[in-house]
RNA sequence: CGGGGCAGGCGGGCGGUCGCCGCUCGCUUUGUCGGGCGGAGGAAAGUCCGGGCUCCGCAGGGCGCGGCGGUGGGUAACGCCCACCGGGGGUAACCCCAGGGAAAGUGCCACAGAAAACACACCGCCCAAGACCGCCUUCGGGCGGGACGGUAAGGGUGAAAAGGUGCGGUAAGAGCGCACCGGGCGGCCGGUGACGGCCGUCGCACGGUAAACCCCGCCGGGAGAAAGGCCGAAUAGGACCCGAGGCGCGGCCCGCGCCGCUUGAGGGUCGGGUAGGCCGUUCGAGGCGCGCGGCAACGUGCGUCCCAGCCAAAUGACCGCCGCCGCCGCGGUUAAGGCCGCGACGGGCACAGAACCCGGCUUACAGCCUGCCCCUUAAU
Numbered sequence: 001c002g003g004g005g006c007a008g009g010c011g012g013g014c015g016g017u018c019g020c021c022g023c024u025c026g027c028u029u030u031g032u033c034g035g036g037c038g039g040a041g042g043a044a045a046g047u048c049c050g051g052g053c054u055c056c057g058c059a060g061g062g063c064g065c066g067g068c069g070g071u072g073g074g075u076a077a078c079g080c081c082c083a084c085c086g087g088g089g090g091u092a093a094c095c096c097c098a099g100g101g102a103a104a105g106u107g108c109c110a111c112a113g114a115a116a117a118c119a120c121a122c123c124g125c126c127c128a129a130g131a132c133c134g135c136c137u138u139c140g141g142g143c144g145g146g147a148c149g150g151u152a153a154g155g156g157u158g159a160a161a162a163g164g165u166g167c168g169g170u171a172a173g174a175g176c177g178c179a180c181c182g183g184g185c186g187g188c189c190g191g192u193g194a195c196g197g198c199c200g201u202c203g204c205a206c207g208g209u210a211a212a213c214c215c216c217g218c219c220g221g222g223a224g225a226a227a228g229g230c231c232g233a234a235u236a237g238g239a240c241c242c243g244a245g246g247c248g249c250g251g252c253c254c255g256c257g258c259c260g261c262u263u264g265a266g267g268g269u270c271g272g273g274u275a276g277g278c279c280g281u282u283c284g285a286g287g288c289g290c291g292c293g294g295c296a297a298c299g300u301g302c303g304u305c306c307c308a309g310c311c312a313a314a315u316g317a318c319c320g321c322c323g324c325c326g327c328c329g330c331g332g333u334u335a336a337g338g339c340c341g342c343g344a345c346g347g348g349c350a351c352a353g354a355a356c357c358c359g360g361c362u363u364a365c366a367g368c369c370u371g372c373c374c375c376u377u378a379a380u
Base pairs, nucleotide, nucleotide: 002375003374004373005372006371007370008369009368010367012322013321014320015319016318017317018316020039021038022037023036024035025034026033027031041351045362046361048360049359050358051357052356053224054223055222056221065220066219067218068217069216070084071083072082073081074080085099086097087096088095089094100215101214105213106212107209108208109207122155123154124151125150126149132145133144134143135142136141163181164180165179166178167177168176182204183202184201185200186199187198188197189196190195228279229278230277231276238270239269240268241267242266245259246258247257248256286305287304288303289302290301291300292299293298323349324348325347326345328343329342330341331340332339333338
């Protein structure tokens, strides 16, 4: 030293060397420079919800479409979170629920089964009444049979069979009668409410299914950072102005050639767009600590901190020591499984990788740690 539930945390550490990205400082070298500081996550993931922000659209309302759905709170908002209610599971801690309406209408209920919603007679049970058949008869009827009759108790089918259990009752049965349980309706009490409790009443009317249509209530305009804003070349178009010369020919002259002189060479100014650059862009519904309010989610006050910011996208590599896991050996201990210690070995250290920013949900995750609780036990 067993098994389980809930909540929270870590998820390799330290040192050295060489690099990468950003910010910042320095200058005797403005650099392929030197110094300092910062540099992934609990999920950065899926992109499933909700919001901020931006642009577009929009008088108001309706139809339609989509989403949500116990109640009360929290929140910027949510399909999230908290508390509670109801139902279900578990011995328990605790967990799970698309948890409005099936008495507005429509549809569906496979297979099996006799019957699946205007109930139903396959097996079984029964023969009281009324038919039917047979026998008897004192002709009034009696006895027997069993279904084309009665019966929903029992069997069987099914996910589901028209309230359940028991007693009475009956020919056999049946809410047919009664008791209890369940249910409908009404009242009173408690609760903000979902709902709960009690009393009365009704033999019971209403099978299931709304992640089927549908009805009710509430919510919702669209697109996303490739949103969007600013600056803006070279070259080629454009507009306007100047313009008689320009070029071969870097200074002058002559000459020659080509182009041009209102079908304008060449020069200048302006404007739009492209390449590219900057902003958006990381200080935020922010983190941490303490106090106060609240069962809690959360709110609030004070203090304190600044914590990646890239743009095909940096956050890495190597070495040493240590830790953990694995395997092997030895020793100790135990009734045993096992546990503890030491040593050696070669491996491994999960899931994963920011991309405008937040709040959630979901999914992935080797190996561990902490706290509380439940069951079992002689004991943890």